[in-house]
RNA sequence: GACGAACGCUGGCGGCGUGCUUAACACAUGCAAGUCGAACGAAGCUAUCGAGAGCUUGCUCUUGAUAGACUUAGUGGCGGACGGGUGAGUAACACGUGAGUAACCUGCCUCCGAGUGGGGAAUAACGUUUGGAAACGAACGCUAAUACCGCAUAAAAUAUUCAAAUCGCAUGGUUUGAAUAUCAAAGGAUUUAUUCGCUUGGAGAUGGACUCGCGCCCGAUUAGCUAGUUGGAGAGGUAAUGGCUCCCCAAGGCGACGAUCGGUAGCCGGACUGAGAGGUUGAACGGCCACAUUGGGACUGAGACACGGCCCAGACUCCUACGGGAGGCAGCAGUGGGGGAUAUUGCACAAUGGGCGAAAGCCUGAUGCAGCAACGCCGCGUGAGGGAAGACGGUUUUCGGAUUGUAAACCUCUGUCCUUGGUGACGAAACAAAUGACGGUAGCCGAGGAGGAAGCCACGGCUAACUACGUGCCAGCAGCCGCGGUAAUACGUAGGUGGCAAGCGUUGUCCGGAAUUACUGGGUGUAAAGGGUGCGCAGGCGGGACUGCAAGUUGGAUGUGAAACCUAUCGGCUUAACCGAUAGCCUGCAUCCAAAACUGUGGUUCUUGAGUGAAGUAGAGGUAGGCGGAAUUCCGAGUGUAGCGGUGAAAUGCGUAGAUAUUCGGAGGCACGAAAGCGUGGGGAGCAAACAGGAUUAGAUACCCUGGUAGUCCACGCUGUAAACGAUGAUUGCUAGGUGUGGGGGGACUGACCCCUUCCGUGCCGGAGUUAACACAAUAAGCAAUCCACCUGGGGAGUACGGCCGCAAGGUUGAAACUCAAAGGAAUUGACGGGGGCCCGCACAAGCGGAGGAACAUGUGGUUUAAUUCGAUGAUACGCGAGGAACCUUACCCGGGCUCGAACGGCUUAUGAAUUUAGUUGAAAGAUUAAAGCUAGCAAUAGCAUAAGUCGAGGUGCUGCAUGGUUGUCGUCAGCUCGUGCCGUGAGGUGUCGGCUUAAGUGCCAUAACGAGCGCAACCCUUACCGAUAGUUACCAGCAUGUCAAGAUGGGGACUCUAUUGGGACUGCCACCGUAAGGUGCGAGGAAGGUGGGGAUGACGUCAAAUCAGCACGGCCCUUACGUCCGGGGCGACACACGUGUUACAAUGGGGGGUACAAAGGGCAGCUACCUGGUGACAGGGCGCUAAUCUCGAAAACCUCUCCCAGUUCGGAUAGGAGUCUGCAACCCGACUCCUUGAAGCUGGAUUCGCUAGUAAUCGCGCAUCAGCCAUGGCGCGGUGAAUACGUUCCCGGGCCUUGUACACACCGCCCGUCAAGCCAUGGAAGCCGGGGGUACCUGAAGUACGUAACCGUUAAGGAGCGUCCUAGGGUAAAACUGGUAACUGGGGCU
Repeated sequence: GACGAACGCUGGCGGCGUGCUUAACACAUGCAAGUCGAACGAAGCUAUCGAGAGCUUGCUCUUGAUAGACUUAGUGGCGGACGGGUGAGUAACACGUGAGUAACCUGCCUCCGAGUGGGGAAUAACGUUUGGAAACGAACGCUAAUACCGCAUAAAAUAUUCAAAUCGCAUGGUUUGAAUAUCAAAGGAUUUAUUCGCUUGGAGAUGGACUCGCGCCCGAUUAGCUAGUUGGAGAGGUAAUGGCUCCCCAAGGCGACGAUCGGUAGCCGGACUGAGAGGUUGAACGGCCACAUUGGGACUGAGACACGGCCCAGACUCCUACGGGAGGCAGCAGUGGGGGAUAUUGCACAAUGGGCGAAAGCCUGAUGCAGCAACGCCGCGUGAGGGAAGACGGUUUUCGGAUUGUAAACCUCUGUCCUUGGUGACGAAACAAAUGACGGUAGCCGAGGAGGAAGCCACGGCUAACUACGUGCCAGCAGCCGCGGUAAUACGUAGGUGGCAAGCGUUGUCCGGAAUUACUGGGUGUAAAGGGUGCGCAGGCGGGACUGCAAGUUGGAUGUGAAACCUAUCGGCUUAACCGAUAGCCUGCAUCCAAAACUGUGGUUCUUGAGUGAAGUAGAGGUAGGCGGAAUUCCGAGUGUAGCGGUGAAAUGCGUAGAUAUUCGGAGGCACGAAAGCGUGGGGAGCAAACAGGAUUAGAUACCCUGGUAGUCCACGCUGUAAACGAUGAUUGCUAGGUGUGGGGGGACUGACCCCUUCCGUGCCGGAGUUAACACAAUAAGCAAUCCACCUGGGGAGUACGGCCGCAAGGUUGAAACUCAAAGGAAUUGACGGGGGCCCGCACAAGCGGAGGAACAUGUGGUUUAAUUCGAUGAUACGCGAGGAACCUUACCCGGGCUCGAACGGCUUAUGAAUUUAGUUGAAAGAUUAAAGCUAGCAAUAGCAUAAGUCGAGGUGCUGCAUGGUUGUCGUCAGCUCGUGCCGUGAGGUGUCGGCUUAAGUGCCAUAACGAGCGCAACCCUUACCGAUAGUUACCAGCAUGUCAAGAUGGGGACUCUAUUGGGACUGCCACCGUAAGGUGCGAGGAAGGUGGGGAUGACGUCAAAUCAGCACGGCCCUUACGUCCGGGGCGACACACGUGUUACAAUGGGGGGUACAAAGGGCAGCUACCUGGUGACAGGGCGCUAAUCUCGAAAACCUCUCCCAGUUCGGAUAGGAGUCUGCAACCCGACUCCUUGAAGCUGGAUUCGCUAGUAAUCGCGCAUCAGCCAUGGCGCGGUGAAUACGUUCCCGGGCCUUGUACACACCGCCCGUCAAGCCAUGGAAGCCGGGGGUACCUGAAGUACGUAACCGUUAAGGAGCGUCCUAGGGUAAAACUGGUAACUGGGGCU
């Protein structure tokens, strides 16, 4: 795009079309084929005229004649072979197309001839009798014809014979002449003019019959078929040819160019689609065929083997008196049934056409019309213009608005359709008149009135069109991808929007897109696909030149290619659909003429293809013989002695019966014909499936070891497959180069060499070209030609079934159901690897000190609890949020209160200054009582407070997976990117790679890259040195004063120090190495040397990492509570487990005494000198200090005394007692002091942590938080002050390059098979049940043909009856083919 459609929702009108695709299932009822009286007799009716009878004398009855444009049962004629229906069968001369008939027929019709004379015998109807329920008959008798039968006449007809002429592709035909024989007829009407018929010929037209060429579906898992079969001579039969039939003879005929068999199917013009070529289809309309309940048969006829005829058989239905009969809607309506589905038991012969008739006319479910159905195509309408307060309402919102939307309302109009009234056709022609089913229809005129007329689907992408709410992997959607797990443009609803519109969607089918079967127009190295290879019949294709023919080919002409359809133009319906006219088209087939380039074919010829000769040459080509003696094993002998062998390490094994080792001699055996396997017979050293043992291991039916059988080997035979691979079929030609190698030839040279050139083979690199890329590239995967083979999504499956081959194993050929939306190739970027290379890091190693064992502190898990609030959970949680839980904090629990609320803001009203004090009650919160108590302003009032009302509250409730911000980690690792250019079809690459170097993507060199950015480094702070400036609260050398002592004082600006600002370090210098960058050097100098030490500083990103409980914030949730106030409790529990720490276990120590030296900080609700009291914590006084001024202040170290290796003079837990301090309050639950008590613990398993120098270790000091403190924590400060690093193999982490990948959620990946369970389709299967076709035998109706004594016919012609052949059908039988089903069973697919 299309449809004979169906279904869902919806539905105003008209025109033109279309309407059982299924059960060729069964059919009630009505109709669909009759007509002619001008063929015939007869009967009836009517009219007229007679006759007779009756009498109600103008009526009835009987009878005769005549007439009739009256009716018709029968005889007769013509028509029922057309028209109408259906598509079952049919793969065929059925159909299409083109030829042929010298092998034929043709009623009615047209034209041209001839004729139409005279007879005869019957028979329906009818009458009588009679059978039967009926259908339907029977006997006897009478009668007519255009019914039937002789006779006459007749040739140009037919048959036979003869002669002549002429023609044809063959048989043969045609014409003329002669002879013989045979065969015709019907009348009717009439106005007497004729006319309609009849007979016999010829010609035509029409319609049919037969034959042939070509075309015409699928299957080879159908390969052989055929006995009237193929042909001949003869006969029969037919309209006619012919095995069409028959007798005889011969043995043929068809088939790989697909016979036979099976399946499916009416064919065509055309229709749909497509650019075309094609593909699909065969409704309606038209042509042909076939069929008429199923099968068979003939009759009649011009024509049938006959839809509404006959006979027989079968099935079915109906009637019946049970004896017997009747029927055939695939005609039009209609019914049942089937089905997803398809209409009225309508009107009319007015038109067109048909039958009969002289005609009038009759008949006509053909046809013309109407009815039903949006089934299709076409046309029209459902209103038009104006109208912004952009109304109400709806939806949404950032609350401002936006949108629906000029849409509505409202105003002004119009009248198609509609309603109503009037008027009113064409179609009507023949033939003067008459004649219309449709139809009072179409059309026209008037009136009325916006009144009665819009839906469906979609809105994630493809694909035009977006928001809200609901839902929460549910409900659901879905054509493909896919959507839905609490913010869904994808589900449902709403608003809005888009599309089409009386329709819109869905489903089904066909074509297109699909170059996705490729003729036009594809492929096969790796995506599916080259046969394992050769020889070869048929087949396909085939070198140069000349020439003939004309099959292919090309051109022209003629015939045909029906009409309709289609295309163009013109025309008719108001337009269109629809209809008409003209032209084109119908791409085809046939015949004739012409051409001769190419193909074909005949002939002549050529040498390049092919073959062959000569001379050479190479080779694991074959066969036979010889030479040779490396290695393993075995055998014999010698030497020789205790082990050998084997592995990661061992063991089994071998060995004192002499091994291994070593020497000599011998035996066996070797490579190719893939391998494995099978049969028979040999052979068997080594190796070695199976098997055994030993190891390894969780196991080890393996890898390793020791043995070891088939086999490996030989002969003969079979098998016939491999990643049989270059994953690349064969042959031929052409198309740049370079380089290596094997062999040959030629040239040149003094020359074997070298060099030049050429041919064949075999490799590598590479240009053009090709390719999806990888790659290929004269050994093509390039450009061409010919031939063969093969492919068409993955799985199922190289499986099943069948055939063939094989001894078997198995091979070959080779499906389907079902299932998935992928499977696959090449390349890219990452990630990963028990891959490789290079490099780094307290990563290992080398060291020092710890943890893991003890007690305690603290955090966590778990458990418990009314609650033990919450969060953090590998590294990257666990002395973490918390830099300070007795109340508070506090979020948790119990209880008591409040509800505009505990806090804050705005407004209104009322009252009162605010505020302070005291009392009652209560656990407190709270409730309540009393007293005191203003300022500014003239005033209203304002400030402040309380109460009431109102608008905003409040939530540590949820979601860190909706977020901001902040943070951890990889990692202070050296990386991460961009612009332009270049390369690539592209993803991407290059730069950023390579070499050297660095702590560093730090730099240098090289370079299709050149530059740049974020990182690195530097700039900043601090520390180490120096200068300058400035000196107070710091300092004090010199001068002076002064003290028990003291920078205490005058003074000084030298020093230290403080503070500000500069300098200094850059591989700058030297030596060596290096192109350079740079490196090395106990180098020089220097306070410092190669980043001097430390800090701050954290690229692109990763982990949906952490945090909604720090804060902020979207959404959701609570609102007399999930808010808020208060008292008490809990966060501090305790069988246990883990992390982080503290103190120790002691003599490098503990204890007592003496004595010295810091830095950085803090301090007014504070630090506090000093004095007094107390053993002490501390208390009572109290100078100074808002700080370089006063104050808090060292320990280890050092000196000395003691202890003497003990659970101790170590260790201090725990516990008893007594106190101090803070605080409203130390019970749960604080710290400190003193006296007493004196636990575990004697250096810590597996394992594990930190640290490379002022570091580790060790010693003390300060600060934040804070009333106090559970701080042994955290953050800082200084004092004392080591050891070790060979080195990068290994563990961990990281960086760069490279490689493989079936991974990309990225190895914590992916993924294979069995088993368990459910579902699905399928193979096998003892059997069971069907189906169609064929064969053989038996039987055999009707019927044609043939035969025939009895009977009929006066005789005869003929008939009845009987028989024979054939045969529908029926029966019997054995096979083959093909379906269904089945216990059980095999594999397969999905979950």
This is a predicted structure of a 1391-nucleotide RNA (small-subunit ribosomal RNA) from an uncultured Bacillota bacterium.
RNAcentral holds the sequence, with entries from ENA.
Its Rfam family is "Bacterial small subunit ribosomal RNA". Gene Ontology terms of the family: structural constituent of ribosome and ribosome.
The coordinates come from a structure-prediction model, not an experiment, and the mean pLDDT is 80.